The part of an RNA shown here (small-subunit ribosomal RNA, 5' domain) has 525 nucleotides and comes from a Bacteroidales bacterium. The coordinates come from a structure-prediction model, not an experiment, and the mean pLDDT is 81. RNAcentral holds the full RNA, with entries from ENA.

[in-house]
Context: one part of a larger RNA
RNA sequence: GGAUGAACGCUAGCGGCAGGCUUAACACAUGCAAGUCGAGGGGCAGCGCGGGGUAGCAAUACUCCGGCGGCGACCGGCGGAAGGGUGCGUAACACGUGAGCAACUUGCCCGUAUCCGGGGCAUAAGCGAUGGAAACGUCGUCUAAUUUCCCAUAACAUCAUUUUUCGCAUGAAGGAUGGUUGAAAGAUUCGUCGGAUACGGAUGGGCUCGCGGAACAUUAGUUAGUUGGAGUGGUAACGGCACACCAAGACGACGAUGUUUAGGGGUUCUGAGAGGAAGGUCCCCCACACUGGAACUGAGACACGGUCCAGACUCCUACGGGAGGCAGCAGUGAGGAAUAUUGGUCAAUGGGCGGAAGCCUGAACCAGCCAUGCCGCGUGAAGGAAUAAGGCCCUAUGGGUCGUAAACUUCUUUUGUGGUGGAGCAAUAAGGUCUAUGUAUAGACCGAUGAGAGUACAUCACGAAUAAGCAUCGGCUAACUCCGUGCCAGCAGCCGCGGUAAUACGGAGGAUGCAAGCGUUAUCC
Numbered sequence: 001g002g003a004u005g006a007a008c009g010c011u012a013g014c015g016g017c018a019g020g021c022u023u024a025a026c027a028c029a030u031g032c033a034a035g036u037c038g039a040g041g042g043g044c045a046g047c048g049c050g051g052g053g054u055a056g057c058a059a060u061a062c063u064c065c066g067g068c069g070g071c072g073a074c075c076g077g078c079g080g081a082a083g084g085g086u087g088c089g090u091a092a093c094a095c096g097u098g099a100g101c102a103a104c105u106u107g108c109c110c111g112u113a114u115c116c117g118g119g120g121c122a123u124a125a126g127c128g129a130u131g132g133a134a135a136c137g138u139c140g141u142c143u144a145a146u147u148u149c150c151c152a153u154a155a156c157a158u159c160a161u162u163u164u165u166c167g168c169a170u171g172a173a174g175g176a177u178g179g180u181u182g183a184a185a186g187a188u189u190c191g192u193c194g195g196a197u198a199c200g201g202a203u204g205g206g207c208u209c210g211c212g213g214a215a216c217a218u219u220a221g222u223u224a225g226u227u228g229g230a231g232u233g234g235u236a237a238c239g240g241c242a243c244a245c246c247a248a249g250a251c252g253a254c255g256a257u258g259u260u261u262a263g264g265g266g267u268u269c270u271g272a273g274a275g276g277a278a279g280g281u282c283c284c285c286c287a288c289a290c291u292g293g294a295a296c297u298g299a300g301a302c303a304c305g306g307u308c309c310a311g312a313c314u315c316c317u318a319c320g321g322g323a324g325g326c327a328g329c330a331g332u333g334a335g336g337a338a339u340a341u342u343g344g345u346c347a348a349u350g351g352g353c354g355g356a357a358g359c360c361u362g363a364a365c366c367a368g369c370c371a372u373g374c375c376g377c378g379u380g381a382a383g384g385a386a387u388a389a390g391g392c393c394c395u396a397u398g399g400g401u402c403g404u405a406a407a408c409u410u411c412u413u414u415u416g417u418g419g420u421g422g423a424g425c426a427a428u429a430a431g432g433u434c435u436a437u438g439u440a441u442a443g444a445c446c447g448a449u450g451a452g453a454g455u456a457c458a459u460c461a462c463g464a465a466u467a468a469g470c471a472u473c474g475g476c477u478a479a480c481u482c483c484g485u486g487c488c489a490g491c492a493g494c495c496g497c498g499g500u501a502a503u504a505c506g507g508a509g510g511a512u513g514c515a516a517g518c519g520u521u522a523u524c525c
Base pairs, nucleotide, nucleotide: 001525002524003523004522006521007520008519009518010517013377014376015375016374017373018372019370020369021335026333027332028331030330031329032328035078036077037076040075041074043071044070047069048068049067050065051064052063053062054061055060085288086287087286095212096211097210098209099208100207101206104205105204109201110200111199112198113197114196115195116194117151118150119149120148126141127140128139129138130137131136153182157180158179159178160177161176162175163174164173165172166171186193187192214260215259216258221251222250223249226248227247228246229245231243232242233241263285264284265283266282267278268277269276270275290311291310292309293308294307313324314323315322316321341367343366344365345364349363350361351360352359353358380411381410382409383408390402391401393400394399416462417461418460419459420458421457425452431446432445433444434443435442436441469514470513471512472511473510474495475494476493480509481508482507483506484505490497491496
């Protein structure tokens, strides 16, 4: 000098863009953060419509009916493995990079081929009964499905036997026979949507290997499933992954093992570079979800807002027993030098479900707070000398200086205040019209919808009006005198200053530097 997720002191007009618990992965009140589908199903708690009945002259009231719109709870499907958070652990194929699968998987999506035949058993909700303070159950009975089971059919799937060809080998390709294994005729407005199997694609994932990037040798030896074999099991798959048997290996001064520290990278800061330092925001990967362990479901988890077990803690209790997990968004306490609102909206982008309308979305987009940073603008401009007054200013007492500074004259109106107008972000959906095509479909045009926000912006009026501080002035280092103090009080980054004329302490006048900031502290180059 540059830099910072900074903090502190003094000060403070506005806007744009960014950033905002670095400490206790400490504990959490409250609300919200994952639902959706009635075009899968039985149904009908509530709402609306319609119809029937009773009372009434009528209005209306009561009651019944799933007939319709729709729909709480329930069965079923898809999604809750994404998105969002944090950096505890991890020195590791975790990450980065480059190869590979020898041995794999991939829901939704795309393509190709074929198929969607027949039958059965249940169960939730409901109804009845019943236990419990609650959480939550238990028994009986009834019923449906895109729930579930069986059969048939098919194979490129798989197993066994056999055979042919090829290959250095594990093996690869093909044929025959036998065994095993699938579907939702479900919905429909008849347009379609949906389902099954196989092969291929795309995307995502799993696994293997080479190389690369921390400290300590005041850590030198380490290792028994350890290293290898052939076998069995297991896995989507390879493998001591696991197991019985056999062999005695394997790693290490090219640093094993141990200990300490640490998420990694793209990048960021600095530097002429080589390097050094950092890994906050944003993006990619990894790990974790009160602590430890485990599996279930599923295409995918060993699952933040799922389950089970153990533990610590908190809460409820009728003392028998139960409930909970903010390292999601806000917010609270604690810790700390220190870090924000219990805000708005799904309008856009994206995600889940749905044929769609739509519903959900603290993702996201916005607004609020904070000079935390960067950038921009303003605090007026021109003229104006009796160089006014004034100064705890200086003085050689003549004057000098603040100083064209002010006053005064003329002008402007960024900003400000008030008024008026007022966006872009919106692309489209349902639907409609037209064109092309044999349809599906594609294209063009029209056609609801804006949280932010009456915001940005534009324009009119008014009036210099609303707007400057902070640090320094001995040298380094730009900027000097007077007074006070008298090795005192104090200053200080280093050298050092202060003991009676201190440009170094304190004040004043003046000056210098930067400026809505300026200094100090901390850390890095």